The RNA shown here (c-di-GMP-I riboswitch aptamer) has 82 nucleotides and comes from Desulfosporosinus acidiphilus. Lineage of the source: Bacteria > Bacillati > Bacillota > Clostridia > Desulfosporosinus. Its mean pLDDT, the model's own confidence on a scale to 100, is 84.

RNA sequence: AAAUGACAAAGGCAAACUUUGUGUAAACCAGGAGGCAAAGCCACGGGUCUUCUAUUGAAUUGAAGAUAGCUGAGUUACCUGU
Numbered sequence: 001a002a003a004u005g006a007c008a009a010a011g012g013c014a015a016a017c018u019u020u021g022u023g024u025a026a027a028c029c030a031g032g033a034g035g036c037a038a039a040g041c042c043a044c045g046g047g048u049c050u051u052c053u054a055u056u057g058a059a060u061u062g063a064a065g066a067u068a069g070c071u072g073a074g075u076u077a078c079c080u081g082u
Stems, first nucleotide, its partner, number of pairs: 003082001005079001012036002017031001019030001021028002040075002044072003047067006054060001
């Protein structure tokens, strides 16, 4: 330096659920800890969800949002037995 990811060390994130607040809603903030080695960043591609709209037998179209803990791409990084 690269690979690897350990019942290692230090530090980190936070599902279900609950309550408070924000939002029409999805969802977010805080609490919480089942898990996570990128469960860091980024809505560019796909997916999913919400609201509005047009339309339909069902589907679906368009617009505005949400999700990085669904996934691909991009980008940055701690430690490290071997």